[in-house]
RNA sequence: UGAGUCAGCCGGACAAUCGCUGUUUGCGCCUUCGGGCGCGGGCGGAGGAAAGUCCGGGCUCCACAGAGCAGGGCGCCAGGUAAUUCCUGGGGGGCGCGAGCCUACGGAAAGUGCAACAGAAAGCAUACCGCCGGACUUCGAUCCGGUAAGGGUGAAAUGGUGCGGUAAGAGCGCACCGCGCGGCUGGCAACAGUCCGCGGCAAGGCAAACCCCGCCCGGAGCAAGGCCAAAUAGGAAUCCCAUGGUGUCGCUCGCACCGGGUUCGGGUAGGCCGCUACAGGCCCGCGGCGACGCGGGUCGCAGAUGAAUGAUUGUCCUCGACAGAACCCGGCUUACAGGCUGGCUCGGGCU
Numbered sequence: 001u002g003a004g005u006c007a008g009c010c011g012g013a014c015a016a017u018c019g020c021u022g023u024u025u026g027c028g029c030c031u032u033c034g035g036g037c038g039c040g041g042g043c044g045g046a047g048g049a050a051a052g053u054c055c056g057g058g059c060u061c062c063a064c065a066g067a068g069c070a071g072g073g074c075g076c077c078a079g080g081u082a083a084u085u086c087c088u089g090g091g092g093g094g095c096g097c098g099a100g101c102c103u104a105c106g107g108a109a110a111g112u113g114c115a116a117c118a119g120a121a122a123g124c125a126u127a128c129c130g131c132c133g134g135a136c137u138u139c140g141a142u143c144c145g146g147u148a149a150g151g152g153u154g155a156a157a158u159g160g161u162g163c164g165g166u167a168a169g170a171g172c173g174c175a176c177c178g179c180g181c182g183g184c185u186g187g188c189a190a191c192a193g194u195c196c197g198c199g200g201c202a203a204g205g206c207a208a209a210c211c212c213c214g215c216c217c218g219g220a221g222c223a224a225g226g227c228c229a230a231a232u233a234g235g236a237a238u239c240c241c242a243u244g245g246u247g248u249c250g251c252u253c254g255c256a257c258c259g260g261g262u263u264c265g266g267g268u269a270g271g272c273c274g275c276u277a278c279a280g281g282c283c284c285g286c287g288g289c290g291a292c293g294c295g296g297g298u299c300g301c302a303g304a305u306g307a308a309u310g311a312u313u314g315u316c317c318u319c320g321a322c323a324g325a326a327c328c329c330g331g332c333u334u335a336c337a338g339g340c341u342g343g344c345u346c347g348g349g350c351u
Stems, first nucleotide, its partner, number of pairs: 001347010012316007020045011047322001051333002054331005059221004066253004071217005076090005091105001092103004106212002111210002113206002128151002130147006159177006178201001179199005184193003225273004235264006244258004278300001280299008
């Protein structure tokens, strides 16, 4: 200095005027004494993803009743966490010169199934060309037996290389490699091994195919749920009706209660709570490879409800991307103009 890779940060700024909203407070008026209204002051007011609604929870209700089946989720090992399909570290496999990145990583010897075309043959299969032996021969051929080493087809052909053996061959035999089983060593483990022994050796792919195995799982959701006020029609018809009906997906058993369903018709849609102090943010120390944990200190950081931060002017420059909370939190995924910082890898040049 170029390229790459991993991690982190900002994401228009400043000033003035007017405006919106939460909270707190001063004054004034009203008051059913709860508070309301008006005019002022102070302190605050969208995100790293607020997005997707894909996961996991907190919280609320069914409900102080559960169990099983069906169904669903996850799938290497060990940790972290409130919990997770998340995160961290490690192992196996794959990609990359490398730093690093990805993970479709329980089981193919329980069973079923799928794989176009080509090819003789693609799960217990097969002989197209070829090689060897025999019969026969018009010397072209034909038939029988053996064979899978050589060739062809294919992404893949039932282990590979070499030596021996054979009529020609073949794990037929041997050596090494590979594969299977067992042991030993290291590691908590997944696994690893220039380790040891046995075995000629049945195992191509796909389970993100059905399936098998292991572990886990009530449901619904802030439009949850609760309080206050008001209004109406304590409406009508019809069905089931204790061998019944209902009880937060379904089925069965159980338990509890005594009603429940459908259609037509009528009233209400107002206010308050839930609603923001929490598994919270930041800093420091200790432990840990790390996720994170423990301890100490400090701070209070939006609560709207047809839905709050907008308009104007001036200056600056990185000329402004993706984009607006609606109960909350932890993740994952997706989008993002421009700018900044650091570690590591590979290459070039100079010293």

Predicted 3D model of a 351-nucleotide RNA (Bacterial RNase P class A) from a Pseudomonadales bacterium. Model confidence (mean pLDDT): 78 of 100. Its Rfam family is "Bacterial RNase P class A". Rfam classes the family as a ribozyme.